SAM riboswitch aptamer (S box leader), 121 nucleotides, folded computationally.
Its mean pLDDT, the model's own confidence on a scale to 100, is 78.
RNA sequence: UCCUUAUUGAGAGUGACUGAGGGAAUAGGCCCUGAGACGUCCGGCAACCUGAUUGUCAGCAAUCCGGCUGAUAGCAAAGGUGCUAAAUCCUACAGAAUAUUUCGGUUCUGAAAGAUGAGGA
Repeated sequence: UCCUUAUUGAGAGUGACUGAGGGAAUAGGCCCUGAGACGUCCGGCAACCUGAUUGUCAGCAAUCCGGCUGAUAGCAAAGGUGCUAAAUCCUACAGAAUAUUUCGGUUCUGAAAGAUGAGGA
């Protein structure tokens, strides 16, 4: 970099340093920001991987005690990531519904793009 797959409306700071832009890219909106953004550190959140562990079920082997594997529901010490304004801030493409009907608006569904994890090339 590419492929597969899961998730993407929940949650998380009155901290320290720094010092000007930031919200992925393009466009249009709308926002955050010297009452300190972005970034780094610390803290925190979460449960994707994982795991000290708990319950249930199934399978395996076994004389018993007990064990192993898997699924599922909990839990979060240690570890690998991740996240920590606003739905992935909203819209862009397709379809449906709806009131008005010229443009355009609203709602819903899906797609695309992106982000993160796991696995693979």
Rfam family: SAM riboswitch aptamer (S box leader). Rfam links the family to the GO term regulation of gene expression.